[in-house]
RNA sequence: UGCUUAUCAAGAGCGGCGGAGGGACAGGCCCUUUGAAGCCCGGCAACCGGCAAAAUGCAUCGGUGCCAAAUCCUGCGGUUUAUUCCGAAAGAUGAGUU
Numbered sequence: 001u002g003c004u005u006a007u008c009a010a011g012a013g014c015g016g017c018g019g020a021g022g023g024a025c026a027g028g029c030c031c032u033u034u035g036a037a038g039c040c041c042g043g044c045a046a047c048c049g050g051c052a053a054a055a056u057g058c059a060u061c062g063g064u065g066c067c068a069a070a071u072c073c074u075g076c077g078g079u080u081u082a083u084u085c086c087g088a089a090a091g092a093u094g095a096g097u098u
Base pairs, nucleotide, nucleotide: 002097003096004095005094006093007092008091013041015040016039017038021031022030023029025075026074027073028072042067043066044065047063048062049061050058051057052056071090076087077086078085
């Protein structure tokens, strides 16, 4: 890098450093000097490990992940009175695999 598979409408700081950007891409629409990204601390969750005899649960420990808005919305196809609903694609994350 590719492939397989599960999940994606819940949850998470009025802290420190930092200084202008951020929300994958495009179009929207938003967030941001009443302070963005990033780092630290803190927290959430429970995918893998771990623990409990198990259904299932726990979070004291390890590996990830996550902490505005539904994966912020739409992007392709079908459908609806409807920006209604369904599915796919794309994306993200975990686990396995090449």
About this RNA:
The RNA shown here (SAM riboswitch aptamer (S box leader)) has 98 nucleotides. The prediction has a mean pLDDT of 86.